[in-house]
RNA sequence: GCGGUGUAAAGGCAAACCCGUCGCGAGGCGGGGACGCAAAGCUCCGGGGCUCCGUGAGGAGGCUCACCUCACGAAGCCGGCCGAGCUGCCACU
Numbered sequence: 001g002c003g004g005u006g007u008a009a010a011g012g013c014a015a016a017c018c019c020g021u022c023g024c025g026a027g028g029c030g031g032g033g034a035c036g037c038a039a040a041g042c043u044c045c046g047g048g049g050c051u052c053c054g055u056g057a058g059g060a061g062g063c064u065c066a067c068c069u070c071a072c073g074a075a076g077c078c079g080g081c082c083g084a085g086c087u088g089c090c091a092c093u
Stems, first nucleotide, its partner, number of pairs: 003093004012037002017032006035080001041086003045083003048078004053073007
């Protein structure tokens, strides 16, 4: 240097929830806080989930607006949903 492994040690990250803030929203950011994580580091490339908007169909309701479900399209969000790509600490081998 490269590969494998992740028991321990030294460390790292930070779920839910709370507060503040941004956003129509999914959600993001900061602080607190730890459910967990050997890449829970980075990237929307593939799949998946979620949100907003539009269109179509159906349902209930009932005279005219709104509600629910599904499908399609578009725009966004989720990297701690999975895969993929890139990068990386320590220890052992």

Predicted 3D model of a 93-nucleotide RNA (c-di-GMP-I riboswitch aptamer) from a Thermoleophilaceae bacterium. Its mean pLDDT, the model's own confidence on a scale to 100, is 80. The model forms 95% of the base pairs in the Rfam consensus. NCBI's taxonomy places the organism under Bacteria, Actinomycetota, Thermoleophilia, Thermoleophilales, Thermoleophilaceae.